The prediction has a mean pLDDT of 80. Glycine riboswitch aptamer from an uncultured Caulobacteraceae bacterium, 100 nucleotides, folded computationally. Rfam family: Glycine riboswitch aptamer. Rfam describes the family as follows. This family represents the bacterial glycine riboswitch.
RNA sequence: UAGAACGCUGGAAAGGGGCCCCGAAGAUGGGCCCGCCGACGGAGCAAGGGUAGCGGCAGACCGCGACCCGGAAUCUCUCAGGCCAAAGGACAGCGGGGGC
Numbered sequence: 001u002a003g004a005a006c007g008c009u010g011g012a013a014a015g016g017g018g019c020c021c022c023g024a025a026g027a028u029g030g031g032c033c034c035g036c037c038g039a040c041g042g043a044g045c046a047a048g049g050g051u052a053g054c055g056g057c058a059g060a061c062c063g064c065g066a067c068c069c070g071g072a073a074u075c076u077c078u079c080a081g082g083c084c085a086a087a088g089g090a091c092a093g094c095g096g097g098g099g100c
Base pairs, nucleotide, nucleotide: 006095007094008093009092010091015034017033018032019031020030021029035083036082037081041079042077043076044075048069049068050067053064054063055062056061
């Protein structure tokens, strides 16, 4: 301890896209192109805080505030990844019992 690794279970989305190459062919793989998805990963920011300065009649009060700090996600982006199935998969449940 709001419970590490790990195990089991569940777990969405989006073209079985076109052309070419290797190959006997298929598969796999590679190259180019168009269209898509968000839930491995990655990236972006809100609140909040500080403050130069300005304003509100003076003010220890209030407001605005470039700039700085802080920076969340299932939001956003779509680099990566993915778009039959399989695999993977954020997250959830159960088990497990880690660190100091």